SAM riboswitch aptamer (S box leader) from Pustulibacterium marinum, 109 nucleotides, folded computationally. Lineage of the source: Bacteria > Flavobacteriia > Flavobacteriales > Flavobacteriaceae > Pustulibacterium. It was read from a public genome assembly, where an Rfam model found it.

[in-house]
RNA sequence: AUGUUAUAAAGAAAGGCCGAGGGAAUAGACCCAACGAAGCCUUAGCAACCCUUUACACGUUGUGAAGAAGGUGCUACAUUCUACCGCAUUUAUUGUGGGCAGAUAACAU
Numbered sequence: 001a002u003g004u005u006a007u008a009a010a011g012a013a014a015g016g017c018c019g020a021g022g023g024a025a026u027a028g029a030c031c032c033a034a035c036g037a038a039g040c041c042u043u044a045g046c047a048a049c050c051c052u053u054u055a056c057a058c059g060u061u062g063u064g065a066a067g068a069a070g071g072u073g074c075u076a077c078a079u080u081c082u083a084c085c086g087c088a089u090u091u092a093u094u095g096u097g098g099g100c101a102g103a104u105a106a107c108a109u
Base pairs, nucleotide, nucleotide: 001109002108003107004106005105006104007103013043014042015041016040017039021032022031023030026083027082028081029080044075045074046073049071050070051067052066053065054064055063056062057061079101084098085097086096087095088094
């Protein structure tokens, strides 16, 4: 980098450096930001994908419970919302399901 599978309205921030942008990209909307954005560092925390322990079932392996030492991830806003298709509602709105794209993890190449 590519592919496969899984997940997402829950949860969790302080300090230092720096100095103007930021919420992935395009468009629109809505927000955050000199009471300091992004980035970097330190410390703390959240979660439980990998992981550890355990119970049950088992053809593959799966399901439940507990945990947090280690590998990642994350700590404004639903993945901030919409965009494409369907359904319901309505007369141009709202709700809802799916898709696309992106994110993260595990595995494979």